Notes:
This is a predicted structure of an 88-nucleotide RNA (c-di-GMP-I-GGC riboswitch aptamer) from a Gammaproteobacteria bacterium. Its Rfam family is "c-di-GMP-I-GGC riboswitch aptamer". Gene Ontology term of the family: cyclic-di-GMP binding. NCBI's taxonomy places the organism under Bacteria, Pseudomonadati, Pseudomonadota, Gammaproteobacteria.
[in-house]
RNA sequence: GUUGAAAAAGGCAAACCUGUCGAAAGGCAGGGACGCAAAGCCACCGAUCUUAAGGGGUAUUGUCCUAAUGAUAGCGGGGUUACCAGCA
Numbered sequence: 001g002u003u004g005a006a007a008a009a010g011g012c013a014a015a016c017c018u019g020u021c022g023a024a025a026g027g028c029a030g031g032g033a034c035g036c037a038a039a040g041c042c043a044c045c046g047a048u049c050u051u052a053a054g055g056g057g058u059a060u061u062g063u064c065c066u067a068a069u070g071a072u073a074g075c076g077g078g079g080u081u082a083c084c085a086g087c088a
Stems, first nucleotide, its partner, number of pairs: 001087004011036002016031006034074001040080003044077003047072003054066005
């Protein structure tokens, strides 16, 4: 520099449970392992999810549509840093 077929020193941790924060999506901590070679980090692009302030429809105290905002990095792409192993 390149690759991740095999391996795994070291590492992460889905569902679910408990606690906690949040309006929610979801986050964090502990337990727990479905998986992961970037399942480290960054919402830049796409996607999905949440909410409906504001605006709009309906026409009633309801209801529907719409996204600024928020969330997902374990949805894909991109950016960035790094471990192990193979090859050169």
Its mean pLDDT, the model's own confidence on a scale to 100, is 78.